Transfer RNA from a Lachnospiraceae bacterium, 73 nucleotides, folded computationally. It matches the Rfam family "tRNA". The sequence was found in a public genome assembly. The prediction has a mean pLDDT of 82. NCBI's taxonomy places the organism under Bacteria, Bacillati, Clostridia, Lachnospirales, Lachnospiraceae.

């Protein structure tokens, strides 16, 4: 310098052919228990790295940019 993936909740990851977002863990409130701890029931939490474009409609498609990892020079 090219290049190729990744990029979505606090952490890891789903999310399928474009139709407005889930789970596990974490937190938080309960319930059991002297108490923790496990456990169970229940809550909140994300406009999906940044801008822009296509489209009625974009997390998903297209430019660019950041950032992370690999590849090639």
């Nucleotide at each position: 310098g090219c290049u190729u993936c990744a990029u979505u909740a606090g952490c890891u990851c789903a999310g399928c052919a474009g139709g407005u977002a889930g789970a596990g863990c974490a937190a938080c409130g309960g319930g059991c228990u002297u108490u923790u701890a496990a456990u169970c029931c229940g809550u909140a939490g994300g406009c999906c790295g940044c801008g822009a474009g296509u489209u009625c409609g974009a997390g998903c498609c297209u430019c660019g940019c950041g950032u992370g990892a690999g590849g090639c020079a």